[in-house]
RNA sequence: GCGCCCGUAGCACAAUGGAUAGUGCACAUCGUUGCGGACGAUGAGGUUGUGGGUUCGACCCCCGCCGGGCGCG
Numbered sequence: 001g002c003g004c005c006c007g008u009a010g011c012a013c014a015a016u017g018g019a020u021a022g023u024g025c026a027c028a029u030c031g032u033u034g035c036g037g038a039c040g041a042u043g044a045g046g047u048u049g050u051g052g053g054u055u056c057g058a059c060c061c062c063c064g065c066c067g068g069g070c071g072c073g
Stems, first nucleotide, its partner, number of pairs: 001072007010025004018056001027043005049065005
């Protein structure tokens, strides 16, 4: 340099054109406990990497850029 794949919450991942973007762990508060842990209840946390485009409607489709992985030269 070329090709392919990936980027969503602190971490690991779902959602593949129709919506108020979810799940687990972690975190906070409360309960429980002699104190913790475990367990139970409740809750907070996201401009979906970034800039454009298509569409009535985009996490999802298209293009550029940034970052990461694999392969080729």
Notes:
The RNA shown here (transfer RNA) has 73 nucleotides and comes from a Patescibacteria group bacterium. The source organism's lineage runs through Bacteria and Bacteria candidate phyla. Its Rfam family is "tRNA". The family's RNA type in Rfam is transfer RNA. The sequence was found in a public genome assembly.